[in-house]
RNA sequence: ACUCGUCUGGGCGAGUAUAAAUAGUAAUUAGGCCUAGAGCGUCCCGGCUGCUGCCGGGGGUUUAG
Numbered sequence: 001a002c003u004c005g006u007c008u009g010g011g012c013g014a015g016u017a018u019a020a021a022u023a024g025u026a027a028u029u030a031g032g033c034c035u036a037g038a039g040c041g042u043c044c045c046g047g048c049u050g051c052u053g054c055c056g057g058g059g060g061u062u063u064a065g
Stems, first nucleotide, its partner, number of pairs: 001016005006038006025064003032040001042059007
């Protein structure tokens, strides 16, 4: 300097051409490292379906530091 931990800003952490991870404070949760916003994943309700998915609505971990 760049890439990655869903996306944007900030933080934390990892890697070096790869996109993962035993890392990212601890416990807890399906809820993804933290935070504000988003609502991608995920969870709940309803509908459709060629049984594989699609559509509509809702929620948006919690506690301590």
A computed fold for a 65-nucleotide RNA, annotated as Pistol ribozyme. Its mean pLDDT, the model's own confidence on a scale to 100, is 86. Its Rfam family is "Pistol ribozyme". Gene Ontology term of the family: catalytic activity.